[in-house]
Molecule: Bacterial RNase P class A
RNA sequence: GCAGCAGACCGUCUCAUCGUCCCGAAAGAGCUUGCUCAUAUCGGGGAGGAAAGUCCGGACACCAUAGGAAAGCAUAGCGGUUAACGACCGUCAUUUCGAUUUGUCGAGAGAGGAAUAGUGCAACAGAAAGGAUGUACAGGUAAUGCUGUAGUGAAAUCAUGUAAACUCUAUGCGGUGCAAUGCCAUGUAAACCUGUGCUUGAGGGUAUCCGCCCAAUACAGGAGGGUAGGCAGAUAAAGCUUUUUGGUAACAAAAAGUUUAGAUAAAUGAUGAGAAUCUUUCGAGAUACAGGAUCCGGCUUAUAGGUCUGCUUUUUUU
Numbered sequence: 001g002c003a004g005c006a007g008a009c010c011g012u013c014u015c016a017u018c019g020u021c022c023c024g025a026a027a028g029a030g031c032u033u034g035c036u037c038a039u040a041u042c043g044g045g046g047a048g049g050a051a052a053g054u055c056c057g058g059a060c061a062c063c064a065u066a067g068g069a070a071a072g073c074a075u076a077g078c079g080g081u082u083a084a085c086g087a088c089c090g091u092c093a094u095u096u097c098g099a100u101u102u103g104u105c106g107a108g109a110g111a112g113g114a115a116u117a118g119u120g121c122a123a124c125a126g127a128a129a130g131g132a133u134g135u136a137c138a139g140g141u142a143a144u145g146c147u148g149u150a151g152u153g154a155a156a157u158c159a160u161g162u163a164a165a166c167u168c169u170a171u172g173c174g175g176u177g178c179a180a181u182g183c184c185a186u187g188u189a190a191a192c193c194u195g196u197g198c199u200u201g202a203g204g205g206u207a208u209c210c211g212c213c214c215a216a217u218a219c220a221g222g223a224g225g226g227u228a229g230g231c232a233g234a235u236a237a238a239g240c241u242u243u244u245u246g247g248u249a250a251c252a253a254a255a256a257g258u259u260u261a262g263a264u265a266a267a268u269g270a271u272g273a274g275a276a277u278c279u280u281u282c283g284a285g286a287u288a289c290a291g292g293a294u295c296c297g298g299c300u301u302a303u304a305g306g307u308c309u310g311c312u313u314u315u316u317u318u
Stems, first nucleotide, its partner, number of pairs: 001314001003312008012275007020046006028037004048289001052300002055298005060177004067210003072173005077091005092112001094109006113168002118166002120162003135150005181232004192222005204214002239258008276287004
């Protein structure tokens, strides 16, 4: 230097004009005299590593109060981390590639309990793939694959393999989800009809069944009427950054610092002039994947180009 594997980071910048959302202040206005609103104006802030998928786990909210069962789903060597997980870290075994002093080393991979509880499946070859079948040779018997060897095959005489095949074992799991939920205002029809039922409990009570408990202006259906407005949830978080200590690591603790969207039909943009990086036939072209909507931790998928770190092999030079 080339190649391979693994990991981390960046992924456009500047100026001008106009526009847009939020927060704070605010000449000012209102009336409740200290509150509310907010124009001109001033200051500050405005997309992601995956915001995607909706695959897992939670925080939070609601379902009045216990308990049990079945079904379903998930996990599966040993240990650790975490709020938790099917995630992550270490290690053992298995396995792939490379090297090798053949002892092992380095870099990866995966869904790693049970095959005498049962069922299913095993191409081709072979005589035959399960309690099925009898090719060739040999031994033996009253007789029979009764016994042995060979041949085919991954596996051949009550056998082997296979469980991201069904299943079994052990352990675990309530449901619905911010369109959750809570508050305020306005308005109508707590009215009308049918059926069931009213403490001997129908029906209902956030997956099914039992059970417990609550409950009668109840429940199911029909026709018809009113409303669809506003506020909260809503972003200070198991947060982020740096350092120190402990630990192989994931990570934990402490100290210091910091506040980084909050819309509600959906804002973070448009135009112009340049710059930067990459490619180039030197004319020019390209600047990836892609955009919040309750929030967070993971996993999976997409990604032009660039930078850095570690390990392995190989080449060259000293």